Predicted 3D model of a 150-nucleotide RNA (c-di-AMP riboswitch aptamer (ydaO/yuaA leader)) from a Bacillota bacterium. The prediction has a mean pLDDT of 76. The organism belongs to Bacillota, within Bacteria. The model forms 100% of the base pairs in the Rfam consensus.
RNA sequence: CGACUCCACGUGCCGAAUCGUAAUUGUUGCAAUUACGUACGGGGGAUUACUAGGAUUUCCUAGGGUGAAUCGCGGAGCUAAUGGCUCGCGCGUAGGGUUCCUUCAGCCCGAACCAACCAACUAACCUCGAAGGCAAUACCCGAAGGAAGG
Repeated sequence: CGACUCCACGUGCCGAAUCGUAAUUGUUGCAAUUACGUACGGGGGAUUACUAGGAUUUCCUAGGGUGAAUCGCGGAGCUAAUGGCUCGCGCGUAGGGUUCCUUCAGCCCGAACCAACCAACUAACCUCGAAGGCAAUACCCGAAGGAAGG
C1' cells in the first nucleotide's frame, strides 16, 4: 500500500413488516427477552354469481391462500408406456426490482411457504401478520423530462 474477514456508528435497498409503553436480565450508554398496543398488510364472511367438464330439463363434479415468482421448449433420469413424474440441468417467458417520480437503457429476480375437502365477490362481523434478508472504488455513479429544495 492492497485484498479479505469481523465489530461499532451511520446511509440506503427488497418487503405489509414501522413506531411505542411497561417489566425483567445484562450493565449505566444502550442492548436483549417477554407482555400489551401500533403505522402498514392479509384471510374468512349474505340462501350462489361466474368458468370448465359431464349429464340432459335443470342435476353432478372441479375451480384453496400469501407472494412478482407463471408458462413453454430442450436435456438427463424413473416408469410397461406415445402418457406421467422428477431435476440445488440449460434457454426463454407472463410478471417483478433497480435508491424523489415517469419513460428509455443497462443489470438483477422470475422463489419459498401455508392449507386439507372448506373457500367466487361481499356489508355487518370474525380472525391473522407486523418478519427476515441485503448493499459499499464498481466500466458503479447512465440518458431525457419533471418534482422538491436552494